[in-house]
């Protein structure tokens, strides 16, 4: 150089003319609250505002105490209000690239994935194919020494013996090959009739002792030991953790009606045990009437933004300064016009390079992603035309 994958930024911009909410000052009109009109000085949607999957700050519950059920999580230090979230290690699995080994395998280094605790606590599953899927098994094969059987040769005491040789029966095999996601370790050798951890050497996991490094996950050495499916995002075991509902939470002002009738219980998931309140106009239930109208909450004053120094490998932490950035209520923030910008198609003229390819200017036309707050915060998730930046793979060209 081109083009892929990861992460991370930005995602139109000036200006002008009419329109919309809202703040604060000021006239002015109206008078139950909520108004209305004029001037003038400010402000007005996101990096996902989505999704409603997590944790929280608020609010409320007669208390949030115990248990029992029930949910979350699920390597290990550190951050953080806190979290399933972020940092970084560890481990392990795919891919690439190099290197040692005879093989089996092992080492680095890059990039990505993880729902990463327990399979000797128990249950339960492994379809189908296959002979067989937890301690199994023979379809194809391989032996066939030992007993049988057919054929030859020698001896013979004529009953039989040696000794060769062939295809099997009986038996013996699980090392070859089929099937399957998986065949019950795995390379090399020895032994066997053949073969098999059988036996030894090596390698991969496991179990256990010792020693070393690391907070720790773990890692490295060294013996021993023949020990050698898998699934727990199925039930379950282990460890930590958890009150309940949620801005339709809640509270306040106007207005307007019509109560009756039962209970001893009633108290924000369920059941016990505690503990409160209660025998009611007041709390629970049933049946029926009345209202649905205004404010608050509701605005970024906060785990808060931005800029300096330090501290830490980061994520974050401290300290000082500066800054206040939308509050709508069927729900605003929108419309045209110019001029710049980004892209794309397609003319047309230049540069740069050894190439491979980059690129500059002019005209014409067109194009513009996901998508809109509704109490706020931190996150994750899904979406996203196009340009930047950082890593890293392939591939092309030159040297």
């Nucleotide at each position: 150089g081109u083009g892929g994958a990861g992460g991370u930024c930005c995602g139109g911009g000036u200006g002008g003319u009419c329109g919309c909410c809202u703040u604060c000052u000021c006239c002015g009109a109206a008078c139950a609250a909520u108004u209305c009109g004029g001037a003038g000085a400010g402000g007005g949607a996101g990096g996902a505002a989505a999704g409603u999957c997590c944790g929280a700050g608020c609010u409320c519950c007669a208390g949030a105490g115990g248990g029992c059920a029930g949910g979350g999580u699920g390597c290990c230090c550190c951050g953080u209000a806190a979290c399933a979230c972020g940092g970084g290690g560890g481990g392990u699995c795919u891919g690439g690239a190099g290197c040692c080994g005879a093989g089996a395998g092992g080492c680095u280094c890059c990039a990505g994935g993880c729902a990463c605790g327990g399979a000797u606590a128990g249950g339960g599953c492994c379809a189908c194919a296959g002979a067989a899927a937890c301690c199994a098994g023979a379809c194809c094969g391989c032996c066939g020494a030992u007993g049988g059987c057919c054929c030859c040769g020698a001896c013979u005491c004529c009953g039989g013996u040696c000794g060769g040789g062939g295809a099997u029966c009986a038996g013996g095999c699980a090392a070859g090959g089929g099937u399957g996601a998986a065949a019950c370790g795995g390379u090399g050798g020895g032994g066997u009739a053949a073969g098999a951890g059988c036996c030894c050497a090596c390698c991969a996991g496991g179990u256990c002792c010792a020693g070393g490094g690391g907070u720790a996950a773990c890692c490295c050495u060294g013996g021993a030991c023949g020990c050698u499916g898998g699934c727990a995002a199925c039930c379950c075991c282990c460890a930590c953790c958890c009150g309940g509902a949620g801005c339709a939470a809640g509270g306040c002002c106007a207005a307007a009606c019509a109560g009756g009738g039962g209970g001893u219980g009633g108290c924000u998931g369920g059941c016990c045990c505690g503990g409160c309140c209660g025998u009611a106009c007041u709390c629970c239930c049933c049946c029926g009437g009345g209202u649905a109208g205004g404010c608050c909450g509701c605005u970024c004053a906060g785990a808060g933004u931005c800029c300096u120094g330090c501290c830490g490998a980061a994520a974050g932490g401290c300290a000082g300064g500066a800054c206040c950035a939308a509050g709508a209520g069927a729900g605003a923030u929108g419309a045209c016009c110019a001029c710049c910008g980004u892209c794309c198609u397609g003319g047309g003229u230049g540069g740069g390079g050894u190439a491979a390819c980059c690129u500059g200017c002019c005209c014409a036309g067109g194009a513009a992603a996901c998508a809109g707050a509704a109490c706020u915060c931190g996150g994750c998730u899904u979406a996203u035309a196009g340009g930047g930046c950082c890593u890293u793979c392939a591939c092309a060209c030159c040297c």
This is a predicted structure of a 399-nucleotide RNA (Bacterial RNase P class A) from a candidate division WOR-3 bacterium. Its Rfam family is "Bacterial RNase P class A". The family's RNA type in Rfam is ribozyme.